[in-house]
Context: one part of a larger RNA
RNA sequence: GGCGUAUGGAGGAUCCCUUGGCACACAGGCCGAUGAAGGACGCGAGCAGCUGCGAUAAGUUCCGGAGAGCUGGCCAAAGCUUUGACCCGGAGAUUUCCGAAUUGGGAAACCUACAUGGGGUAAUGCCCAUGUAUCCGUACCUGAACACAUAGGGUACGAGAAGGGAACCUAGCGAACUGAAACAUCUCAGUAGCUAGAGGAAAAGAAAUCAAACGAGAUUCCCCCAGUAGCGGCGAGCGAAGAGGGAUGAGCCUAAACCGCACCUAUGUUAGUAGCUUACAGGCGCUGUAGCUGCGGUGUUGCAGGAUAUUUUUUCACAUCUCUGUAAAGAUGUGAGUGAGUUACAAAGUUAUUUUCUAGUAGAAUGUUCUGGAAAGUUCAGCCAUAGAGGGUGAUAGCCCCGUAUACGAAAGAUCAUAGCCUCAUUUAAAGUAUUCCUAAGUACCGUGGGACUCGAGUAAUCCUACGGGAAUCUGGGUGGACCAUCAUCCAAGGCUAAAUACCAUUGUGUGACCGAUAGUGAACAAGUACCGUGAGGGAAAGGUGAAAAGAACCCAGGGAUGGGAGUGAAAUAGAACGUGAAACCAUACGCUU
Numbered sequence: 001g002g003c004g005u006a007u008g009g010a011g012g013a014u015c016c017c018u019u020g021g022c023a024c025a026c027a028g029g030c031c032g033a034u035g036a037a038g039g040a041c042g043c044g045a046g047c048a049g050c051u052g053c054g055a056u057a058a059g060u061u062c063c064g065g066a067g068a069g070c071u072g073g074c075c076a077a078a079g080c081u082u083u084g085a086c087c088c089g090g091a092g093a094u095u096u097c098c099g100a101a102u103u104g105g106g107a108a109a110c111c112u113a114c115a116u117g118g119g120g121u122a123a124u125g126c127c128c129a130u131g132u133a134u135c136c137g138u139a140c141c142u143g144a145a146c147a148c149a150u151a152g153g154g155u156a157c158g159a160g161a162a163g164g165g166a167a168c169c170u171a172g173c174g175a176a177c178u179g180a181a182a183c184a185u186c187u188c189a190g191u192a193g194c195u196a197g198a199g200g201a202a203a204a205g206a207a208a209u210c211a212a213a214c215g216a217g218a219u220u221c222c223c224c225c226a227g228u229a230g231c232g233g234c235g236a237g238c239g240a241a242g243a244g245g246g247a248u249g250a251g252c253c254u255a256a257a258c259c260g261c262a263c264c265u266a267u268g269u270u271a272g273u274a275g276c277u278u279a280c281a282g283g284c285g286c287u288g289u290a291g292c293u294g295c296g297g298u299g300u301u302g303c304a305g306g307a308u309a310u311u312u313u314u315u316c317a318c319a320u321c322u323c324u325g326u327a328a329a330g331a332u333g334u335g336a337g338u339g340a341g342u343u344a345c346a347a348a349g350u351u352a353u354u355u356u357c358u359a360g361u362a363g364a365a366u367g368u369u370c371u372g373g374a375a376a377g378u379u380c381a382g383c384c385a386u387a388g389a390g391g392g393u394g395a396u397a398g399c400c401c402c403g404u405a406u407a408c409g410a411a412a413g414a415u416c417a418u419a420g421c422c423u424c425a426u427u428u429a430a431a432g433u434a435u436u437c438c439u440a441a442g443u444a445c446c447g448u449g450g451g452a453c454u455c456g457a458g459u460a461a462u463c464c465u466a467c468g469g470g471a472a473u474c475u476g477g478g479u480g481g482a483c484c485a486u487c488a489u490c491c492a493a494g495g496c497u498a499a500a501u502a503c504c505a506u507u508g509u510g511u512g513a514c515c516g517a518u519a520g521u522g523a524a525c526a527a528g529u530a531c532c533g534u535g536a537g538g539g540a541a542a543g544g545u546g547a548a549a550a551g552a553a554c555c556c557a558g559g560g561a562u563g564g565g566a567g568u569g570a571a572a573u574a575g576a577a578c579g580u581g582a583a584a585c586c587a588u589a590c591g592c593u594u
Stems, first nucleotide, its partner, number of pairs: 001593009015579001016544002020515002022512006028504002030164002038098003041054003047073001050072001060092006069080003104111002113132007134161002136158007168199001169197005179186001183233001209216002220247004230238002251496003254440001258297005264291004275284002277328006302474001304439004308434006315336008337426005349421005356414003360408003366381002370377001382399002384388001390402003445469008455481001476491005531538002551578001554565004
């Protein structure tokens, strides 16, 4: 020096554990000028970070629950508490400064002005409260060039807007790598990305749709149709739709014709009619006519519908009005009866009852022997069960504790449903006849250039539209894949609309042939922390004493760290560098060997 055995050190694998994660399902789903999201700085007797809170500052008030302890973490001291604390739930108060940030400024958490009111000082400085940004809407006051007017300026009012939000949604803009075994059309892909906007969903949506000689009947989503029909340097690739089966289920309102009212503009005659509902009589005296706009009524479709005129049928009563009187007719209003309603179709609620949510309440049944530090194990004998889910308790507990099955519960707030109040309609509905009027225009359509559709210009319909041209009005118009005819079908150029669907940041519940500390989130721990970077950004490591701190009084050595005794404990080779404690590596002792 090597090998072996033993005992240790060092190390932190393995096993066991879990406070943390992951996934799925269901519920639930917006916040903000009444100042959000997110922060800064503060608040404790002591306080660096975390949590909570805001100068009323680990808190304040009221109501409800609960019932013996409490002052988070965090001991001691000092206090609070059955006159009900702490804790849990509901509703309030307070809520510095920054931040859309909004008096003005600004290098966020700072500086600063004015008005009104108040406090303070001898006086100024100072302190407190409220208001003062911009845009939009409504109402009003002013007011140029330029007479009226308009632009402009100003005041008041408005829970109006702004800003934030993981993904989902709609719209606008919109790549390239890549694939085509190169590459240009093509593909990747209308993807990624950027921007704007909305909501708990969004979008879409009640046929100018499909279909095919039969018919269907808004939209959305799923299965299928079907990798089909097709498109395609017919390459790579791309790729429907009708039908069928399901989920859900809901339909409506305007524009126009016509009537009425109001403003404005133009015109103002023919003095006997063109007006004042009609007839007669009287009266008014230019009240009228035409046009634009606004408001109210009417009206909303394809079997065409509506308006207008007219005929028939269809609830009742009363009042008022239509220049006056009489008669008729009409209009308006009220009440009864009838019908309907707050997610669209008008719209705001309120009361009662009920459902559910936000705290909670009751909740069965066991003792012993033995082993052990400890009984839930074992032994013997019992019991409950609409409860033998699960967790905890000194080892493995239906009957010890929390719970579980089941049954119950709300002062306050929210909420589903029903009923009443309330609100709305009730000259509306149906049928017939007539023909005059209406039925969404720079639209449809055409040409050119693009884009979207399975469709790459192709036989290229259909949809969108930049430029140019440019209809018809029901004897009308669109579509059925060039185009024409026939036939069928639908009615564009205005709008609203729940559900079935998407997503999962936040909140709650449940589950797992999901992980178990190099795993599972980056993060089980003061984690988006420490640390790195000018910055955008990058980004860790780090869990386990014991049943209980009983966390080692006291003595000895040492300056101390620490060690040796003593003591606790079942165990201290469980001693805080703490469960178990593998290997590499190191040491000591012994044996063999060179």